This is a predicted structure of a 165-nucleotide RNA (Bacterial large signal recognition particle RNA) from a PVC group bacterium.

RNA sequence: UGAUUUGAACGUGAGUUCCGGUGAUCCGGUGUUGAAGGCUGGGUCCUAUGCGACGGACACGGACGAACCGUGUCAGGGCCGGAAGGCAGCAGCACUAAGACCAGUUGUCCGGGCGCCGUAGACCGCCUGGCCUGAGCCGGGUCGCCGGAACUCGCGGACAAAUCC
Numbered sequence: 001u002g003a004u005u006u007g008a009a010c011g012u013g014a015g016u017u018c019c020g021g022u023g024a025u026c027c028g029g030u031g032u033u034g035a036a037g038g039c040u041g042g043g044u045c046c047u048a049u050g051c052g053a054c055g056g057a058c059a060c061g062g063a064c065g066a067a068c069c070g071u072g073u074c075a076g077g078g079c080c081g082g083a084a085g086g087c088a089g090c091a092g093c094a095c096u097a098a099g100a101c102c103a104g105u106u107g108u109c110c111g112g113g114c115g116c117c118g119u120a121g122a123c124c125g126c127c128u129g130g131c132c133u134g135a136g137c138c139g140g141g142u143c144g145c146c147g148g149a150a151c152u153c154g155c156g157g158a159c160a161a162a163u164c165c
Stems, first nucleotide, its partner, number of pairs: 002164006010156021037132008046121005051115002054111006061102002064099001070095004078087003
């Protein structure tokens, strides 16, 4: 360097099955008592916000409320003083504090499975109304095409190993 065998990144062809889309055709259902489509409104659903009701808390109002550790006045009594007077101060009384009670829904704050309430937005799903329009729509079978997935059978093959010469 060559030949044979095996493996092999990668590339490529065909077949089968399945899935999705699409065209034709057949069958069934439905449709001028209005298909598909378009515009528009309402309800439901979601978010934010406003208002209201409800619940809670606080403030506001009333009355109660301190043996002493609050205030005022301080009987009695006590102390100082020769006296005049003064000092502290218990009980009582009054006023209030903490506090709990009552009333009210006037105010503030907080809360959410509250509201045939208002505003704005999100969503295009479900239910429903109106208008335009005017013939399709849905399901299944068969065949064709496109795309994807899996499996099977081949072809080429850089490269690697073994053997021979």

The prediction has a mean pLDDT of 77. Lineage of the source: Bacteria > Pseudomonadati. It was read from a public genome assembly, where an Rfam model found it. Its Rfam family is "Bacterial large signal recognition particle RNA". From the family's description: The signal recognition particle (SRP) is a universally conserved ribonucleoprotein involved in the co-translational targeting of proteins to membranes.